[in-house]
A computed fold for a 1680-nucleotide part of an RNA from an activated sludge metagenome, annotated as large-subunit ribosomal RNA, half A. Its mean pLDDT, the model's own confidence on a scale to 100, is 80.

Context: one part of a larger RNA
RNA sequence: AGCGAAUGGUGGAUGCCUUGGCUCAGGGAGGCGAUGAAGGACGUGAUAAGCUGCGAAAAGUCCGGGGUAGGUGCAAAUAACCUUCGAUCCCGGAAUAUCCGAAUGGGGCAACCCGGUACAGUGAAGCUGUAUCAUCCCGUUAAUCGGGAGGCAAACGUGGGGAACUGAAACAUCUAAUUACCCACAGGAAGAGAAAACAAAAGUGAUUGCGCAAGUAGUGGCGAGCGAACGCGCAUUAGCCCAAACCGUAGAUGUAGCAAUGCAUUUGCGGGGUUGUAGGACUGCGAUAUUUGUUAUAAAAGAGAACUGGAAGGUGUCUGGAAAGUCACAUCACAGAGGGUGAUAAUCCCGUACAGGCAAUUUUUUAUAGUGAUAGCAGUAUCCUGAGUAGCACGGAGCACGAGAAAUUCUGUGUGAAUUAGCGGGGACCAUCCCGUAAGGCUAAAUACUCCCUUGAGACCGAUAGUGAACCAGUACCGUGAGGGAAAGGUGAAAAGCACUUCGAAUAGAAGAGUGAAAUAGAUCCUGAAACCGUUCGCUUACAAGCGGUCGGAGUCCGCCAGUUGGCGGAUGACGGCGUGCCUUUUGCAUAAUGAACCUACGAGUUACUUUUACUGGCGAGGUUAAGUGGUUCAGUCACGGAGCCGAAGCGAAAGCGAGUCUUAACAGGGCGUUUUUAGUCAGUAGGAGUAGACGCGAAACCAAGUGAUCUACCCUUGAUCAGGUUGAAGGUUGGGUAACACCAACUGGAGGACCGAACCGAUAUACGUUGAAAAGUGUUCGGAUGAAUUGAGGGUAGGGGUGAAAGGCUAAUCAAACUUGGAGAUAGCUCGUACUCCCCGAAAUGCAUUUAGGUGCAGCGUCGAGGCAGUUUAUAACAGGUAGAGCGACUGAUUGGAUGCGAGGGCUUCACCGCCUAUCAAGUCCUGAUAAACUCCGAAUGGUUAUAAAUGUUCCUCGGCAGUGAGGGCGCGGGUGCUAAGGUCCACGUCCGAGAGGAGAAUAAUCCAGACCAUCAGCUAAGGUCCCCAAAUAUACAUUAAGUUGCAUUAACGAAGUCGAACUGCCCAGACAGCUAGGAUGUUGGCUUGGAAGCAGCCAUUCAUUUAAAGAGUGCGUAACAGCUCACUAGUCGAGCGGUUUGGCGUGGAUAAUAAUCGGGCAUAAAUGUAUUACCGAAGCUAUGGAAUCCGACUUUUGUCGGAUUGGUAGGGGAGCAUUCCAUCACAGCGUCGAAGGUUUAAGAUAACUUAGACUGGAGCGGAUGGAAAAGCAAAUGUAGGUAUAAGUAACGAUAAGGAGGGCGAGAAACCCUCCCGCCGGAAGACUAAGGUUUCCUGAUCAACGCUAAUCGGAUCAGGGUUAGUCGGGGCCUAAGGUGUAGCCGAAUGGCGUAGCCGAUGGACGAACAGGUUAAUAUUCCUGUACUACUUUAUAGAGCGACGUGGGGACGGAGCAGUGAAAGUUCUGCGCACUGACGGAAUAGUGCGUUGAAGGGUGUAGAUAUUGAGAGGCGUAGGCAAAUCCGCGCUUUGAGUCGAACCUGAUAGUACCAAGCGCACUUGUGCAAUUGGAUAUGAAUGUAAACAGACUCCCAAGAAAAUCCGCUAAGCAUUAAUUUAUAGAGUACCCGUACCACAAACGGACACACGUGGUCAAGUAUAGCGUACUAAGGCGCUC
Repeated sequence: AGCGAAUGGUGGAUGCCUUGGCUCAGGGAGGCGAUGAAGGACGUGAUAAGCUGCGAAAAGUCCGGGGUAGGUGCAAAUAACCUUCGAUCCCGGAAUAUCCGAAUGGGGCAACCCGGUACAGUGAAGCUGUAUCAUCCCGUUAAUCGGGAGGCAAACGUGGGGAACUGAAACAUCUAAUUACCCACAGGAAGAGAAAACAAAAGUGAUUGCGCAAGUAGUGGCGAGCGAACGCGCAUUAGCCCAAACCGUAGAUGUAGCAAUGCAUUUGCGGGGUUGUAGGACUGCGAUAUUUGUUAUAAAAGAGAACUGGAAGGUGUCUGGAAAGUCACAUCACAGAGGGUGAUAAUCCCGUACAGGCAAUUUUUUAUAGUGAUAGCAGUAUCCUGAGUAGCACGGAGCACGAGAAAUUCUGUGUGAAUUAGCGGGGACCAUCCCGUAAGGCUAAAUACUCCCUUGAGACCGAUAGUGAACCAGUACCGUGAGGGAAAGGUGAAAAGCACUUCGAAUAGAAGAGUGAAAUAGAUCCUGAAACCGUUCGCUUACAAGCGGUCGGAGUCCGCCAGUUGGCGGAUGACGGCGUGCCUUUUGCAUAAUGAACCUACGAGUUACUUUUACUGGCGAGGUUAAGUGGUUCAGUCACGGAGCCGAAGCGAAAGCGAGUCUUAACAGGGCGUUUUUAGUCAGUAGGAGUAGACGCGAAACCAAGUGAUCUACCCUUGAUCAGGUUGAAGGUUGGGUAACACCAACUGGAGGACCGAACCGAUAUACGUUGAAAAGUGUUCGGAUGAAUUGAGGGUAGGGGUGAAAGGCUAAUCAAACUUGGAGAUAGCUCGUACUCCCCGAAAUGCAUUUAGGUGCAGCGUCGAGGCAGUUUAUAACAGGUAGAGCGACUGAUUGGAUGCGAGGGCUUCACCGCCUAUCAAGUCCUGAUAAACUCCGAAUGGUUAUAAAUGUUCCUCGGCAGUGAGGGCGCGGGUGCUAAGGUCCACGUCCGAGAGGAGAAUAAUCCAGACCAUCAGCUAAGGUCCCCAAAUAUACAUUAAGUUGCAUUAACGAAGUCGAACUGCCCAGACAGCUAGGAUGUUGGCUUGGAAGCAGCCAUUCAUUUAAAGAGUGCGUAACAGCUCACUAGUCGAGCGGUUUGGCGUGGAUAAUAAUCGGGCAUAAAUGUAUUACCGAAGCUAUGGAAUCCGACUUUUGUCGGAUUGGUAGGGGAGCAUUCCAUCACAGCGUCGAAGGUUUAAGAUAACUUAGACUGGAGCGGAUGGAAAAGCAAAUGUAGGUAUAAGUAACGAUAAGGAGGGCGAGAAACCCUCCCGCCGGAAGACUAAGGUUUCCUGAUCAACGCUAAUCGGAUCAGGGUUAGUCGGGGCCUAAGGUGUAGCCGAAUGGCGUAGCCGAUGGACGAACAGGUUAAUAUUCCUGUACUACUUUAUAGAGCGACGUGGGGACGGAGCAGUGAAAGUUCUGCGCACUGACGGAAUAGUGCGUUGAAGGGUGUAGAUAUUGAGAGGCGUAGGCAAAUCCGCGCUUUGAGUCGAACCUGAUAGUACCAAGCGCACUUGUGCAAUUGGAUAUGAAUGUAAACAGACUCCCAAGAAAAUCCGCUAAGCAUUAAUUUAUAGAGUACCCGUACCACAAACGGACACACGUGGUCAAGUAUAGCGUACUAAGGCGCUC
C1' cells in the first nucleotide's frame, strides 16, 4: 500500500413532520386622499439593539358592549406596579396623531432652512407659541366668497400613439398584431343600446354574453395565413328625454314716442312637444282617469360584532417513561367533521349536530305624507321634425373583405344638397318592391376582473419541492443608476438545558457525576446514507509491467458439523489462461475524436383543443346532445334540454335531376354511382398528425420603454499652478552717417506655441511582473514643461444618439452601435443530452424532385393488423436481344510497308508548241500488316419473359396504423475517370462490415472458416496448423537451396564460368583445353611525310615477297628516334575430355531512414522450398444430455400432450411486465411502542426489472389485493445546487529603510510597553486643510473571529466618555454657467421651449478676534486679559428725509521688471545661565541654550501716484425711458493732495524660557510638582516672500455679473413725528458644521493593495536651484 471485517469522524441525503406556499369554489368589498392618502423619517418601554404596536395624550387615552382571574406584546430575568369597585383580553365608537410625502406660505440636496399677517408671552431689539397665507377650473362679487380638482392603487374597461424578433422553410404585400410597450381617463364594472336595423315574398323587432351555424361563405404574393354574417337554441330583459314648430315671460340693442308702450333683432327662462301604419304644432271634441319613480316617518319581519348553551367512561386489565393501544364490560348520537392531549380518544380538552343572542349598520313588506312622471278621438289649409350636415372627388383608416365589381362605417383637404310629393338602406349600378326615418341625449340586468376581507376545499408541494421569501426577505450582498438578488426549518412529552468534582491560563475543551424512556436526544442537538478522512484486527505485497476483471488455484486465518483421517461455509489470493473503460458521433474509435475529478439531491415527449386509425363498450338505420334549466346528500351526481352535428344517395361547374346523373342532336357510347354485398354514431383507452414554447438546455442578433458624462470625449462658468538657469526679437537712448532718409556701432530693452531642466503632465526603449503588490503597475531610460499648457469645483451634450486635432477612438474595468427591464420560453434545416426489465421481428445509407446537396417530400426497404392466394427454385418448350469475342475486298472512320504513278510542284529547254528529268507531294489499283465506347457481314455464355410439370411451404400481393433511412465502407469481378497512381473517385453484379459475437490471419470493421436461446471438466470437424512459447508429427517418400535465401509487405532494368536440370552444336589419343620449355626471322628503317617516324604520331597500298614447324610490312607496353619486353602463330612436354549457344528451377549483386536487429519471438540447414501420403489438433459450426421461450401442425372438453421448426442484432415497429408517489374500494375483521417508515448488513427466491425473511440501528407511522391518476426510474447534457477530494502541507505571507540588547506586564513575548544602541525619510515617509469617510477619536475591559504568522497589541470585540463660536466656514446677502419658470409660444398624449423672477459658488461683499492658559479626548469655540461689529433703547448735539428707479463705484487679461522692505531664518556682538582640560594651571578661553511678544488703537515715515493737474468751487445743459441739486458733457476759477508697508502703543502678558526646589511616586534615576529667583541691547549685517499694489512698463488675442456701499431725486411724509450723523450709557446677537483620518491601514481601487487623490507651510550645510547629497524639528524601521 491492497482486499475484507469491526468501530469512529466529517457530511447532511433518506424517512417522518409542517407554522409556509400553490390552485380553486361560495359570499363580501371594489377604493383611499387637502378633515392631508399610499409610503416613509424620527421618536415612544424602569432597563430596550431589532420586530410589533403607538405618536410629545406616543406597547397607549375615553365611552359602550362582551367576558372572568389573572395581567404589564415577540421575550427570558430583575425591579416596580394593575386587578372581583371586574384588570389583561375581544368587539364597536370617539380623541390624540411630531416631520416628510399630492405637500399646498417661500425655498430645498425628502424627513431641513427661511418668512408674511393677526393675537399672545412682553416694553424695543431678539426669541417663542397658536391660527392663517399654494396653483388651476367653475360659479359669484365693488372688494370677495363658495364649490371642485391634484396624488396613490392588482387586474378588468374605453380611447390616443404603436414595434420587432418570428412565420412565409429567402423576402418586399402579408403575418406576428390593431399584440408587447408608452400615454390619457373612468367605473364597480366599463363599453354598447331602444333601428335612417335585419330579412326576402315568409317574417323578426334595443343592447350584451354563451352554445351552434363553421373553420362554412369569403378574403389572401388566392402563398403563409386570416376568417364572418343571416338564422337557430339559451342567459337576462326596460324603456325613455331633448332641439324645433306654437304660447308666454325677463333682459339687452336699435328705432318711434314726452311717457306708458309698440315694432324689429337678439339672449336667458317657463309651458308645449318627441315620431314612420309618420308624428307634432294648429283647429274642434272629450277627460282629470290609470300606472309609477323618489324622499321622509312609523310598524312588522329578517340580516348583522365580540359572544352563550351544547350528550355520553376521569371504567377495569396487560405492556409501557407515558395509553388514546390490547383484552373485557358500558354509554351518547340531529353530535363517529376536525384538531389537541407523554403512542392510534365519539364518551379527557377545544369543538361538532342542533339551538340562542344583539350595538352600530342594513334589507324587505305595508301604511301615511311630501314631491315628480305618465294618456284619448277627429280634421289637414299652413308651420316644424337636428346643415357646412348627407352625398361627391382625392388621400387614408376600419369593416372577416389586402382597391378589388366593393356596398356599408369614420374623416385630413376640397366641394356641397333635399325638406315628408322629402330622405336613407337592402354588397358596384339601375328599376320595381320591401325595411327604416340620419346629422341631439340618457338607460338596469345577463358579461369581464381580483390588490383586498371572510368561509371552505384539493387523486396540489412537503424545505434543492412549494411564492424569490415556512426562519426579522425584497433582507444580506452587488451596481453611479435603472436594476439584480440569495442561503438559512426539526433537542425533548416536559428544560427536567448537565448542580458538584478533576485536568486546564480559561466562560475553550475534556473526564466523571447527575436529569431523562433515550445524551451516539447536550443546544452545529430527530433519523443520520454516500463521497472523503481515521483507528484496530485477518490475509496479501519489496525481480515485478498495462482497462485491475473473469476462469483455474496453492498457502494462511476464521466459523459450523462430525469429534478421526474429514465435510460444509467465509476472508485473503502466490501462480497461471484470456482480456485495449463508458457515452456520443461515425464508413470506421482502446483510440492520440467528444463529455464526465468523486458522491448525494434535482434534471428532458407534457397538457388543452381539432382530427385520423385501431381496440373496448352503449344504442343501432339510426346515433348523440351543446349552452342552459331544474332537483339533490351540493365543484360530485340525476333528470330535462334535439338548437346543432354525423350517417342513411348520387351525379353535375351550376341551374338542376335523382337509383341514377353528366357529357351530347342522341333513347348511342363513355365517366362516376346503384345492385350482387346497406352500418353507423356517441363515449373511453392507445398509436399518430395539426395549432399552441410542444422533448430539454443553448445563440449571435432585432425591437420597445427607461437608466447612465462621479470613468472618459468635447463644450460653458468660475478659481488655482508652473524651482532655477540660458538666449537676447521689436522698440528706445547716445554716437557716427545722410540734403533728408537709409544705414552702422555701443548701451538699453525683455519678445518667443524660444532653449536646458525640477514640480506637474505624458509614455520612447528595455527588463521585471503575467494564478501580479497592481483586471495595465514597478525599475532604469525618455518627451513636453508660458502654453493649441496642466488642474480643482459647478454645469451641458444620451445610444443609430452624443463627443471625436480622426485611432472606429471614447461614452462608468463593456463599444463597427452602452447598460437595465420587457416582447421572450424570439428563432436555431445546427451541436449536445434524453433516465427500469424481458420477449418477437428487423432496416437504410438507393431512385426522382428540391435556392437542393449534413434538410425535406413521394417511392423503395422494416414492423403491426386485416384480407387475398399467390410467391420462389429446377427441368422442358417457346420468345426478344446485339454485350464478350470476332471481323472489316460488309458499311463508317482510322491505318503500316512495298509496287504502280492519274495529277501537282520544282528544274532544264531561245518564242510558241512539243518535250526531258526527279532522293518532292500524291489519287486510284495490286500485294502485305493491323484497328474502333459513340463501326458491325457476324455473334455467344449468363441474365430476362411466358407456358407446362415437379419440388418447396408463407417466403408473395393488396389495404390500413406506425416508422427509421435517404453521409455509407471494404473486398472480388465487369467498366468509366486518373498515370491501366491512390486505403482516390463514379457506375454495374455479388459479398461482408455497418447492425455480427466465435476460430484462423502475431496484433488488425471488411480476407478465410463459421451465423452466438441457456447450461455441461462429453464427442466430431472447418479454415488453419502439429520443435518450444502453444492444443496437435522433431511424421513418411523424393528433390531443391547454402543465400539464415527463406520461415507472409514488396522490388526492376542491368550484371555475373553461383548451382541443379533440359535441348542443340564445335574440338578431341592422328593427343584436344589449361600450364611449362623453346622459337617468334629476312628483303626492310616498305613507301610517303617529318628535325626524326626504324612493326607500333599520321597517310598510302594487288599489307608484297622470302626462309620456315611457325612468325602480321605487326596485338599491346616502351624510346627523342632506335633499343628492349610481349602477343598472334609454331614445336616439345602432359594424357582425356574440353568449349559454345538457347532454355527451366533455386540462389547472387543492384538493395538506401529515422525508439531497439526482428520470421509474432526463441530459433531452424530444416523447424526453409517443391511434389505426394497418413495421423492428430482445432470454433459459440455439427452432435450428445438437460432446460427456457416463440410460432406452426396434430390430438385434446378445459387444461395440456406430442411432433416439427425457430430464438445475433443498430435505427425502428410490436408485445408482456417490475419499481416509485397519490386516490378509491375491501369484515385483507391487515401490520405497528411486545417497535412503523427510513438506514446498515446477511440469507433465500425469481428469466429480468425485483421480491421476501433474519439481525442491528431507529422511535411513529405503514402495508396487501383489485382498479384508477401521474411532477413516475439518470452515468454522461464544458448539466444545476450542496458536500468532499487531488495538486499539497506545496506556492505564497504585498517594496531589500534593519535591526540588536536589557527590563516589564503576562499562562504564553522576535513583533505589546519602557530604556539604551543602530538604521530610514526630511519639497517628506513632517505639519495644516478641502472633498470623501462617519465614531475610526479618548479611557477601561476582552482575544473566539478579523490582522496574510504569534499577540498580553490594534483602525478588531464589549462598555463608558468626547465635538461648546455675534467675530472661523456655510445659511439668514449677491449674482455666473446652468436649472426652474408666472406671462407667452409650440406639440397625438406624457410633454418641449421660454421673458421677468427665483434657485444655483468654484467668484463678489464680507459688519467684526487676538495672545496666553486649560482636557484622557475640544478649542481663534471654554477660561483670563485686551478688542471689534450690527441692531434696539435712553440722553445730548446736529441734519429735511425718502426706492425694487437713476448715477458713481464694485470691476477684473497676459508677460516683464525696478524700488521700499517686516517677520521667519542665518551670522556677528552685548547680556544671562549652565557645562568643559589624561597628567598640571587659568575662567579674561571654549562650547551649548536663551535673549520673545498678537489683534486692535494712534500716527502718516520709506515709497507709489500726481502740475500732461490730485482735490475743490462756480455757471450752463437738449443725455442718464419720469424727476434730479447726482452723474455725464461744455466753459471757467483755484492749486497739492491721495494711498500707504514701516513706526509708536497694546506691554509690568511677569506669560514663555532658564535656574533652584518643599514634597510625592516608583522600575533608584527618572517623572509629577507647591513655591522662590533670574537676564532680555528693541544692536548690527545678510536677505527676500507677503504687503505697498486695484502700482508701473510693454504687448495683442482686448480680458464676468449682481449685491453690499456712496450720491440723486419720484410717489410720499414733513417740525413734540419719522429718518439720519456724532458721542456716551444700557441691552440684544439665531440655525448648521466643529471628534478623528486626510498622498492615507480610516478617501477611490473587492483587501490593513508598491496605484490614484485639489490647496497651504517650506529649517541647516554645499549648490543657480523646491535638483542632488547629508542632516534639524517631527515621524518612522513598512505585521511573519